[in-house]
RNA sequence: AUCUUAUCAAGAAAGGUGGAGGGAAUAGGCCCUGAGAUACCUUGGCAACCUCCAGUAAAAUGGAAUAGGUGCUAAAUCCUACCACAAAAUAAAUUGUGGAACGAUAAGUA
Repeated sequence: AUCUUAUCAAGAAAGGUGGAGGGAAUAGGCCCUGAGAUACCUUGGCAACCUCCAGUAAAAUGGAAUAGGUGCUAAAUCCUACCACAAAAUAAAUUGUGGAACGAUAAGUA
């Protein structure tokens, strides 16, 4: 790499390096960006998946963040794309709701 399960509208910025695009991929939209983005480094912060404590037959559940492993720190996974339903008599378009898919992260698996 693969597969399984869970979560994804909350939350959390300063400094340095660097110098052009970036927001995973394709398309459309909408944004961020020379008032220096994306990225990388440092320090901080957020959160609570693993963890720790309590609890339970096992779960559920409650608490902690002192130690440790990750993660995250613009916008809902930035939005849409596929399916179903609804809005008006039909179709398209549009909008809304639900689901799926893709993706991300964690824990396990091999």
About this RNA: Predicted 3D model of a 110-nucleotide RNA (SAM riboswitch aptamer (S box leader)) from a Flavobacteriales bacterium. Model confidence (mean pLDDT): 83 of 100. Of the family's consensus pairs, 91% are formed in the model. Taxonomically the source falls in Flavobacteriales (Bacteria, Pseudomonadati, Bacteroidota, Flavobacteriia).